[in-house]
Transfer RNA from a Candidatus Anderseniibacteriota bacterium, 71 nucleotides, folded computationally.
Model confidence (mean pLDDT): 83 of 100.
RNA sequence: AGGGGUGUAGUCUAGUGGCAAGACAUCGGUUUCCAAAACCGCUGACGAGGGUUCGAUUCCUUCCACCCCUG
Numbered sequence: 001a002g003g004g005g006u007g008u009a010g011u012c013u014a015g016u017g018g019c020a021a022g023a024c025a026u027c028g029g030u031u032u033c034c035a036a037a038a039c040c041g042c043u044g045a046c047g048a049g050g051g052u053u054c055g056a057u058u059c060c061u062u063c064c065a066c067c068c069c070u071g
Stems, first nucleotide, its partner, number of pairs: 001070007010024004018054001027041004047063005
């Protein structure tokens, strides 16, 4: 330099155009002499810009970060 892939919550993973889901973690509560465990509940996210569309995490495009391949 060229080609390909990935990017969703603190972490891991779903979500192929129509209200972003689950688990763990954090926090609060119940329980306990205290703590742990267990149970209940809350909060929190689509890498950035632009485009298509009535509607975009999803389709297109540019950029950014990481990974792989060729030279």